RNA sequence: CUGCGUGGUCAGGCAAUCGCCCUCGGGAUCUCCCCGAGCGAGGAAAGUCCGAACACGACAGGACACGGUGGUGGCUAACGGCCACCAGCUUCAGCGCAAGCUCGGGACAGUGCCACAGAAAACAGACCGCCGAGGCUUCUGCCUCGGUAAGGGUGAAAAGGUGCGGUAAGAGCGCACCGCCUUCUCGGUGACGAGAAGGGCACGGCAAACCCCACCGCGUGCAAGCGCAAGCAGUCCUCCGGCGGAUUUUUCCGCCAGCCGCUGUCCGUGGCAUGAGGACGGGUCGCGUGCUUUGAGUCCAGCGGCAACGCUGGUCCAGAGAGAAAUGAUUGCCGCCCGCAAGGGAACAGAAUUCGGCUUACGACCACGCGCGCGG
Numbered sequence: 001c002u003g004c005g006u007g008g009u010c011a012g013g014c015a016a017u018c019g020c021c022c023u024c025g026g027g028a029u030c031u032c033c034c035c036g037a038g039c040g041a042g043g044a045a046a047g048u049c050c051g052a053a054c055a056c057g058a059c060a061g062g063a064c065a066c067g068g069u070g071g072u073g074g075c076u077a078a079c080g081g082c083c084a085c086c087a088g089c090u091u092c093a094g095c096g097c098a099a100g101c102u103c104g105g106g107a108c109a110g111u112g113c114c115a116c117a118g119a120a121a122a123c124a125g126a127c128c129g130c131c132g133a134g135g136c137u138u139c140u141g142c143c144u145c146g147g148u149a150a151g152g153g154u155g156a157a158a159a160g161g162u163g164c165g166g167u168a169a170g171a172g173c174g175c176a177c178c179g180c181c182u183u184c185u186c187g188g189u190g191a192c193g194a195g196a197a198g199g200g201c202a203c204g205g206c207a208a209a210c211c212c213c214a215c216c217g218c219g220u221g222c223a224a225g226c227g228c229a230a231g232c233a234g235u236c237c238u239c240c241g242g243c244g245g246a247u248u249u250u251u252c253c254g255c256c257a258g259c260c261g262c263u264g265u266c267c268g269u270g271g272c273a274u275g276a277g278g279a280c281g282g283g284u285c286g287c288g289u290g291c292u293u294u295g296a297g298u299c300c301a302g303c304g305g306c307a308a309c310g311c312u313g314g315u316c317c318a319g320a321g322a323g324a325a326a327u328g329a330u331u332g333c334c335g336c337c338c339g340c341a342a343g344g345g346a347a348c349a350g351a352a353u354u355c356g357g358c359u360u361a362c363g364a365c366c367a368c369g370c371g372c373g374c375g376g
Stems, first nucleotide, its partner, number of pairs: 003370008012334007020040001022038006042348001046359002049357005054221004061267004066217005071085005086104001087102005097371001105212002110210002112206003127152002129148008160178006179201001180199008225289004234280006241256006258272005297316001299314006336345003
């Protein structure tokens, strides 16, 4: 200097003239209007991918199905989020550190798959080879039998790896180290790490295949819901069953049955004649509220914690509230980028109940790290 990665800040400013929504004050010819003052889109408002607050399903549950998450520990209202740590991998010849990544629970519960190639792909091996014996034979080769899995080949993957010994030739056959298994000790909340002793030298991979395990999940959603006004047009069908008790009667209580609701199912549970359910048809798609946006809120300080974050104290809240959708236009100056100048340029993009996240789009600036250090 260039490029990459991680984190942070900003997202033009000021003024004038006119215009728009809303709020407040005043006036008026009081639906409409006039004057004055004031507020008026984001870091992602996007996606609708997660989680919730809140509302209704009268009130509460349990199980299955179905769906989601998946190393450990913490944070949080919660989450598939965040923080720290562990293991593995990438960059490096090696180790450590730094940065980054991981569909990181289970393959001895079961089922299934591993094409082609290859001798053989998991109850998995002899194509080429190597060794021994016998026979034939023209060099030196062929045939038969036996042994072998160290070498080569095929493949994504081939019966642990390297080395030494041993053997007819080989093989964990034996040994050393590593790897693996069992047990123990130490450290750690834990995942896990370090070490010691002993042991067999071995039943591969894929669960981002079905599955198993652990944990989590009621449904619908502000077009939820609440209220007012207005308007129409109702018709038909089904349901007051059974048993028992109390009571003079009316009636009441309990159980069973039937129907409807609570998700898909079951249990359970609520309602059922001034009622419940079903079919067809008619009316209303108006106004207000939800929506004074005060909240798991903003900012500052102290304390605790590696951190995420928490506690305490103080501070701020005139911070959009539209209702089919409002902030626009012109001019001047300043700032930023390109250019000698004249001059030109300036990204992604607009609330709709609210909040915590994630993901995606995008212009400018700042900081840090990007390979360094050590040993051979």

Predicted 3D model of a 376-nucleotide RNA (Bacterial RNase P class A) from a Planctomycetota bacterium. Rfam family: Bacterial RNase P class A. Rfam links the family to the GO terms ribonuclease P activity, dimeric ribonuclease P complex and tRNA processing. Its mean pLDDT, the model's own confidence on a scale to 100, is 77. The organism belongs to Planctomycetota, within Bacteria. The sequence was found by an Rfam model in a public genome assembly.